[in-house]
Context: one part of a larger RNA
RNA sequence: GAUUGAACGCUGGCGGCACGCCUAACACAUGCAAGUCGAACGGUAGCAGUCCUAGCUUGCUAGGAGCUGACGAGUGGCGGACGGGUGAGUAACGCGUAGGAAUCUACCCUAAAGAAAGGGACAACUCUAGGAAACUGGGGCUAAUACCUUAUAAAUCUGAGGAAGAAAGCUGGGGACUGUAAAAGGCCUGGCGCUUUAGGAUGAGCCUGCGUUGGAUUAGCUAGUUGGUGGGGUAAAGGCCUACCAAGGCGACGAUCUAUAGCUGGUCUGAGAGGAUGAUCAGCCACACUGGGACUGAGACACGGCCCAGACUCCUACGGGAGGCAGCAGUGGGGAAUAUUGGACAAUGGGGGCAACCCUGAUCCAGCGAUGCCGCGUGUGUGAAGAAGGCCUUCGGGUUGUAAAGCACUUUCGGUAGUGAGGAAAGCCAUUUGAUUAAGAGUUGAGUGGUGUGACGUUAGCUACAGAAGCAGCACCGGCUAACUCUGUGCCAGCAGCCGCGGUAAUACAGAGGUGCAAGCGUUAAUC
Numbered sequence: 001g002a003u004u005g006a007a008c009g010c011u012g013g014c015g016g017c018a019c020g021c022c023u024a025a026c027a028c029a030u031g032c033a034a035g036u037c038g039a040a041c042g043g044u045a046g047c048a049g050u051c052c053u054a055g056c057u058u059g060c061u062a063g064g065a066g067c068u069g070a071c072g073a074g075u076g077g078c079g080g081a082c083g084g085g086u087g088a089g090u091a092a093c094g095c096g097u098a099g100g101a102a103u104c105u106a107c108c109c110u111a112a113a114g115a116a117a118g119g120g121a122c123a124a125c126u127c128u129a130g131g132a133a134a135c136u137g138g139g140g141c142u143a144a145u146a147c148c149u150u151a152u153a154a155a156u157c158u159g160a161g162g163a164a165g166a167a168a169g170c171u172g173g174g175g176a177c178u179g180u181a182a183a184a185g186g187c188c189u190g191g192c193g194c195u196u197u198a199g200g201a202u203g204a205g206c207c208u209g210c211g212u213u214g215g216a217u218u219a220g221c222u223a224g225u226u227g228g229u230g231g232g233g234u235a236a237a238g239g240c241c242u243a244c245c246a247a248g249g250c251g252a253c254g255a256u257c258u259a260u261a262g263c264u265g266g267u268c269u270g271a272g273a274g275g276a277u278g279a280u281c282a283g284c285c286a287c288a289c290u291g292g293g294a295c296u297g298a299g300a301c302a303c304g305g306c307c308c309a310g311a312c313u314c315c316u317a318c319g320g321g322a323g324g325c326a327g328c329a330g331u332g333g334g335g336a337a338u339a340u341u342g343g344a345c346a347a348u349g350g351g352g353g354c355a356a357c358c359c360u361g362a363u364c365c366a367g368c369g370a371u372g373c374c375g376c377g378u379g380u381g382u383g384a385a386g387a388a389g390g391c392c393u394u395c396g397g398g399u400u401g402u403a404a405a406g407c408a409c410u411u412u413c414g415g416u417a418g419u420g421a422g423g424a425a426a427g428c429c430a431u432u433u434g435a436u437u438a439a440g441a442g443u444u445g446a447g448u449g450g451u452g453u454g455a456c457g458u459u460a461g462c463u464a465c466a467g468a469a470g471c472a473g474c475a476c477c478g479g480c481u482a483a484c485u486c487u488g489u490g491c492c493a494g495c496a497g498c499c500g501c502g503g504u505a506a507u508a509c510a511g512a513g514g515u516g517c518a519a520g521c522g523u524u525a526a527u528c
Stems, first nucleotide, its partner, number of pairs: 001528004006524005013376006019369002021334001026332003030329003035078003040075002043071002047069003050065007085287003094212007103204002108200007116150004125140006156163002169192006177185002213259003220250003225247008262284004266277004289310005312323004340366001342365003348362001349360004379409004389400004413470001415465005423456001427451010473517005478499003485512004494501002
């Protein structure tokens, strides 16, 4: 000199863009952070409508009917493996980089084939039992895209005989058909699904070369250890596991042990080489109260899932139960120190759904903080009697100083009032045209017209109004280092980064006056 996720002192007008627990991976009150689908299913607790019945204060009160819109709880599907947080552990194929072969991959895309025939349950519900509760047991009824069997198919295995081997429906529209009190069904057709196989895309698992902090006051380490064979296991290679056999494997090119540490793109500094660092943003990894385990699933050994053990907290009728903010806010504690228990799904993205839509503390915004960077303002021009006052003085004057006053203007920002974009694309309705099709029906692509969605928001911007009106501090002045004199003090009071100042003429203390930077200025800490 540059820099910082900074803190502290004094001071503080506005805006834009960023950033904001570096410490206790300490403990957490409260609310929210993952749901959705009735176009899979049986249904109807609540709400609304319609219908029926009864009462009558003749338009409300009660009861009934899943009939309709919807929908609590339940079965079922998909999603809760993403998104969000943290850096404890890890010196490792963890990360970075360059390669590899023995693998899997829900949803999505392309293609081929199929989707036949049957069956029995279990929730909900109902009856009942236990319990303080959490919840649990028993009897009975029932549906499905839940579950099971059979058939058939490819792929698979094979000792070539054979073995084994899948599926599910729902919904829109339609003329002739069956049929009813109303229905409903079949048939045709479109959409969304379902099963198997092949390929792709995406994602994931595995292996290898090289690189990746300090310590030798850590020199030897290793028994599934190193290799082989048989077997097992995995989606997959492999001591991954197991039985047997052999006795190997690693190491001064630093094994083992120990300390420290998430790694990288990057960031800071520097002419560079390098040094330091790994906040925000992005990629990878690890973790989710501590330790262990598996289940489900395409995917987890799963932050807001399950089981066991432990510590802690809470409830208890003492028999037994409940919990996990390193999600967003917020609280206590720790600390020099780090924000609101805010708004919205309008946009972008994600989950579910045919869709409408629902959910989304992701996200977008707002609030707080000079924490940083950038921009703007606190007026402009004129004005010498160089006013008064202050300070200095060699008493002539010098300086404060065009500074002020005065005169003439302007009105940024702020204030008040008004006006007012863009962030909006979509969606829905109508219509034109193309595709599909037997079809004018349905579905769908494109175009046109209409309608219509904004948290921010009192938005940005623009216009008007008034009036210089509301807006400057901080450090320094002996040398380094820009800035010197007077007064006070008298080794006192004090200063100090280093050298050092102060004991009666202190440019070093304190004030006046000056210098520098400026909504900041200094100090401390830290890196180069």
The part of an RNA shown here (small-subunit ribosomal RNA, 5' domain) has 528 nucleotides and comes from an uncultured bacterium. Its mean pLDDT, the model's own confidence on a scale to 100, is 85.